[in-house]
Context: one part of a larger RNA
RNA sequence: ACCGUCGAGUUGCUGUGCACUGCUGGUUAAGUGUCUACGACACGGAGCCUGAGCGAAAGCGAGUGUGAAAUGCGCAAAAAUGGUAGUGUAUAGCAGAUCCGAAACCGGGUGAUCUACCCUUGGUCAGGAUGAAGCGGAUGUAACAAUCCGUGGAGGUCCGAACUCAUUUACGUUGAAAAGUGAUGGGAUGAACUGAGGGGAGGAGUAAAAGUCUAAUCAAACUCGGAGAUAGCUGAUUCUCCCCGAAAUAGCUUUAGGGCUAGCCUCACGCCAAUAUACAGUAGGGGUAGAGUACUGAAUGAGUUUUUGGGGCCCACCAGGCUACCAAACCCAAUCAAACUCCGAAUACUACUGCAUGUAUCGUGAGAGUCAGACUAUGGGGGAUAAACUCCAUUGUCAAAAGGGAAACAGCCCAGAUCGUCGGCUAAGGCCCCUAAAAUAAGCUAAGUGAAAAAGGAAGUGAGAGUGCUAAGACAGUUAGGAUGUUGGCUUAGAAGCAGCCAUCAUUUAAAAAGUGCGUAAUAGCUUACUAACCGAGCAUUCUUGCGCCGAAAAUGACCGGGACUAAGCUUAUUGCCGAAGCCACGGAUUCAUAAACGUCUGCGGAUUUUUAUGAGUGGUAGGGGAGCGUUCUACGAUAGGUUGAAGCCUCACCGUAAGGAGGGGUGGACGAGGUAGAAGUGAGAAUGACGGU
Repeated sequence: ACCGUCGAGUUGCUGUGCACUGCUGGUUAAGUGUCUACGACACGGAGCCUGAGCGAAAGCGAGUGUGAAAUGCGCAAAAAUGGUAGUGUAUAGCAGAUCCGAAACCGGGUGAUCUACCCUUGGUCAGGAUGAAGCGGAUGUAACAAUCCGUGGAGGUCCGAACUCAUUUACGUUGAAAAGUGAUGGGAUGAACUGAGGGGAGGAGUAAAAGUCUAAUCAAACUCGGAGAUAGCUGAUUCUCCCCGAAAUAGCUUUAGGGCUAGCCUCACGCCAAUAUACAGUAGGGGUAGAGUACUGAAUGAGUUUUUGGGGCCCACCAGGCUACCAAACCCAAUCAAACUCCGAAUACUACUGCAUGUAUCGUGAGAGUCAGACUAUGGGGGAUAAACUCCAUUGUCAAAAGGGAAACAGCCCAGAUCGUCGGCUAAGGCCCCUAAAAUAAGCUAAGUGAAAAAGGAAGUGAGAGUGCUAAGACAGUUAGGAUGUUGGCUUAGAAGCAGCCAUCAUUUAAAAAGUGCGUAAUAGCUUACUAACCGAGCAUUCUUGCGCCGAAAAUGACCGGGACUAAGCUUAUUGCCGAAGCCACGGAUUCAUAAACGUCUGCGGAUUUUUAUGAGUGGUAGGGGAGCGUUCUACGAUAGGUUGAAGCCUCACCGUAAGGAGGGGUGGACGAGGUAGAAGUGAGAAUGACGGU
């Protein structure tokens, strides 16, 4: 890992609802008797429920309490749609209460053959080195001291085996080993190592102290018991089909991943009058969006001229004057506001009427689940007008929804799957190939834009509008001119069109500035404005708008899904087609409603099985309701059947909407269907499930 077997809402008591059964007041308990003795029948009326309630009670009583009183108020009274006993079922409470699972807590015991410490009694330590005290001798001294030589053999001394430990490293890591092996290393006469025996233990021992060690177990050992501890936590929870179908919210909660009540779901019963919902009409209140500046508040202006206050300057004896200063008020202009409003929608909401649906509404009771929501769109708060962010509100979808589209893609677009069909029509979206289906007309784009992006930039290009110039010749280009008073005056070393200041005239002219730029020390020189000629038709500029261009650098390889496309891109228009589990067609199943027919029951009102017709439905998680299949056992039952072959097992082309059920063949070798009821150790693929096998 697979296969097989086992494996989880049970049982008792009590309450409540529903269904059914008995009685009409119901019913017995313990116990007793009889029997065919598992048990059944009879007796047994103690007790329980009911038959009247109200009040704290006295008490009163179809009423009673309150109260001085009540025609008030509270609770009752009027119904067999009742009562009671039982069976079944659903659910609640108490019990282990669907199953498995803690870490822990408490009690009684067992352990110091491991290990830590202690006690008693033993054992072990090759060899080598160093050379303390003491002692002897010599020298030395007044005598000591001291020195030297020898002797001696001390030491938690040195080197190093046994022994003991474990520094570093390699290997080992499903090992040779649940801690080792090789090499290297520390101690090795000591607080040394070690044998045997003994001591003290679980909140206790022991500890040169690490929370170490106490039998591979230690921040409280092991074992048995309390015990099925508790687990608001995780996991698991076994056959089928049909009907309906949620929630992720509010309030409270030592509450926030748990609960309780309400909300939303299901089922049963009731109400038949009105309700509910959609649409239409009528009538309403509002202060949102917007808008506005009338109030409140914010905020801009060398605004305005008066007014007021302050500052500065002049003058200061007063009086006063000036001010491109500051502030306030007023006026004007232009702006703002969730906590501004002179105004003010659309929606939404409320009421009434009509119409449609037809019980959808509402009430009572029983059973739930839900309390982590997600994204999209819109209106907002928080954040950074960040987040697949967070918190509200109003929808939608997902959740619990498959199908088609968006390449792929819970939450986007279309559309809600009862089943079948090698039929048809459409939606979103598409129609060159991958890939089902396309063409036409008029434009635009040249960027592969299409097929990702801003401020900003640009004689890209299409469309439209305005202004100016223009055959009396525009614009651009070429040729020629561009002069005189004069070097204008001032200034200046100089200033001659061209450092600067002032003025900016006049003349000749087709035209020409007291000069546009370069240049010189100053002149000079070049050039422009301006003019003519040549040329010959549009030129210049501004605005609006369509499609493009640049701006454009990121970390694995990617910005049409790919091929490819100049349309197979974009805009406008038209006509087709494709395209889904949508709709239609044909056939089948099933639920509900209505109607009918034949039966059945009846309390004669009706109820109901089956069949037929018509109509409307039939996605679905949690969850509610309904109907069934199968397994084991019991009764009928010593059933039918069965050695002319039961159960079981293997196999096969049959039947049923499903769980499932027949039949044939083989194997097997003795049991055992089907039916009607009843009772459950009643259905496995999941629990890091248990056990067994391979």

Predicted 3D model of a 694-nucleotide part of an RNA (large-subunit ribosomal RNA, domain II) from a Candidatus Brocadiia bacterium. Its mean pLDDT, the model's own confidence on a scale to 100, is 84.